[in-house]
Context: one part of a larger RNA
RNA sequence: GAACGAACGCUGGCGGCGUGGAUUAGGCAUGCAAGUCGAGCGAGAACCCUGGUGUAGCAAUAUGUUGGGGGGAAAGCGGCGAACGGGUGAGUAAUAUAUGGGCAACCUACCCAUGAGUUGGGGAUAGCCUCCCGAAAGGGGGAUUAAUACCGGAUACGGUCGUUCCGCGCAUGCGGGACUAUCCAAAGGUGGGGAUCCGAAAGGACCUGCCGCUCACAGAUGGGCCCAUAUCCUAUCAGCUUGUUGGUGAGGUAACGGCUCACCAAGGCUUACGGGUAGCUGGUCUGAGAGGAUGGUCAGCCACACUGGGACUGAGACACUGCCCAGACUCCUACGGGAGGCUGCAGUCGAGGAUCUUGGACAAUGCGCGAAAGCGUGAUCCAGCGACGCCGCGUGCAGGAUGAAGGCCUUCGGGUCGUAAACUGCUGUCGUGUGGGAACAAUGGCUUGCCCGUUAACAUCGGGCGAGCGUGAUAGUACCACAGGAGGAAGCCACGGCUAACUCUGUGCCAGCAGCCGCGGUAAUUCAGAGGUGGCUAGCGUUGUUC
Numbered sequence: 001g002a003a004c005g006a007a008c009g010c011u012g013g014c015g016g017c018g019u020g021g022a023u024u025a026g027g028c029a030u031g032c033a034a035g036u037c038g039a040g041c042g043a044g045a046a047c048c049c050u051g052g053u054g055u056a057g058c059a060a061u062a063u064g065u066u067g068g069g070g071g072g073a074a075a076g077c078g079g080c081g082a083a084c085g086g087g088u089g090a091g092u093a094a095u096a097u098a099u100g101g102g103c104a105a106c107c108u109a110c111c112c113a114u115g116a117g118u119u120g121g122g123g124a125u126a127g128c129c130u131c132c133c134g135a136a137a138g139g140g141g142g143a144u145u146a147a148u149a150c151c152g153g154a155u156a157c158g159g160u161c162g163u164u165c166c167g168c169g170c171a172u173g174c175g176g177g178a179c180u181a182u183c184c185a186a187a188g189g190u191g192g193g194g195a196u197c198c199g200a201a202a203g204g205a206c207c208u209g210c211c212g213c214u215c216a217c218a219g220a221u222g223g224g225c226c227c228a229u230a231u232c233c234u235a236u237c238a239g240c241u242u243g244u245u246g247g248u249g250a251g252g253u254a255a256c257g258g259c260u261c262a263c264c265a266a267g268g269c270u271u272a273c274g275g276g277u278a279g280c281u282g283g284u285c286u287g288a289g290a291g292g293a294u295g296g297u298c299a300g301c302c303a304c305a306c307u308g309g310g311a312c313u314g315a316g317a318c319a320c321u322g323c324c325c326a327g328a329c330u331c332c333u334a335c336g337g338g339a340g341g342c343u344g345c346a347g348u349c350g351a352g353g354a355u356c357u358u359g360g361a362c363a364a365u366g367c368g369c370g371a372a373a374g375c376g377u378g379a380u381c382c383a384g385c386g387a388c389g390c391c392g393c394g395u396g397c398a399g400g401a402u403g404a405a406g407g408c409c410u411u412c413g414g415g416u417c418g419u420a421a422a423c424u425g426c427u428g429u430c431g432u433g434u435g436g437g438a439a440c441a442a443u444g445g446c447u448u449g450c451c452c453g454u455u456a457a458c459a460u461c462g463g464g465c466g467a468g469c470g471u472g473a474u475a476g477u478a479c480c481a482c483a484g485g486a487g488g489a490a491g492c493c494a495c496g497g498c499u500a501a502c503u504c505u506g507u508g509c510c511a512g513c514a515g516c517c518g519c520g521g522u523a524a525u526u527c528a529g530a531g532g533u534g535g536c537u538a539g540c541g542u543u544g545u546u547c
Stems, first nucleotide, its partner, number of pairs: 001547004006543005013393006019386002026349003030346003035080003040077002047070010087304003096231008106222001110219001114216005119153001121151002129142005158184002162179007188211006196205003232276003239269003244266008279301004283294004306327005329340004357383001359382003365379001366377004396426004406417004430488001432483005445469009491536005496517003502531005512519002
């Protein structure tokens, strides 16, 4: 000199863009952060329409009971998602990361993908009802019911186990074919319809569109595994290792492999083994570069989710807001027993020099579910707070000398603050007030017109081009116009040398200053105050850290 996720002191007008728990991976009240599908399924509350009937009443009406139609809440079964998104950096020095290679395998959803199918049956169970136990959390028995839930059967284009043949290859193998051979499927839902058939009708068969389902195969995507090289300090750590190193066989895995096991051989490693520290990278800071330091925000990868262990489900987890066990802690309890996990967003206590709102919205972007409308989303988009940083703007401009008053200095003549002020003329940024007022919105949906496709069809559905009806948290914000008036807006540090900037008063080795040298013991340009001056400026200094 430059830099910072900074802190502290004094000071502080506005805006834009960024950024903000670095310490205790310490403990957490409260709310929210993952749902969705009724076009998979049964049942169905409130409410609305309507009919029968009882009671009271002269009647209007009130009330009870019961039937039909609509309606669709809260639950439940089922599907998909919940393995993403979000957080943190504890652990990890290599099961990681970066770069470059590779394979012995897997891959839900996706593809207007492609091919072939979607046949025929069965038994349950939740919910609801009922009984019981329990303070609660919850649990047990009975009865009953549905499905795209579950289980057999059929079929097999195909896949697969096996046997066998052919081609290629040095080989592990790769590709192709054959078989009385083994094993393996499925689920429906929702629209439309002229004729024909069934039916009293509704509707069904049948035809057809769309969404699904099953078996394969290819692609894409995603992860899995293997190899090489690189990646901090320490020898006051010199030897380490027994599933250890290799082989054969078996098991296991999606898959290779001591991954596991039996047997055999006795190997294997050498900055190893041990200790300390640390998430890694793209990058960031500095520097002419080489290098050094660093890894916050953003992006990629990894690891973790109260601590330790374990598996289940699933295409995918050994799963942050799933399950089980143990432990510590907190809470409830009728003392028998239960409940919990903010390293999600806010917020709170603690510790600390130190780090924000218990805000708004799903309008946009994206994600999950859904045929869609849509619903959900503390992801995200916005707003709030903090001069924490960077950038921009302002706090006026011009004229104005008898050089006023006043302060300070003085050799008492004067000098200086100083065109500075007053005063005169002007301007109107920002702020203030008033009025107008955005972009981000186009999809999608409904109605409707035309064309094309599908189809037996002018129906339905899909696609394309139009027309009409609509959607904004930010926000009455940005921006624009007008109004008024210099009005509302300057500080901080330094002045002995390094280092730009000097005098007076007070103090008297005291009080104090100080980055280094050093100042102060009666004339201190080094202390304190004042005037003046220098520097930077909504900041200025100090401290810490890096180059």
Molecule: small-subunit ribosomal RNA, 5' domain
Organism: metagenome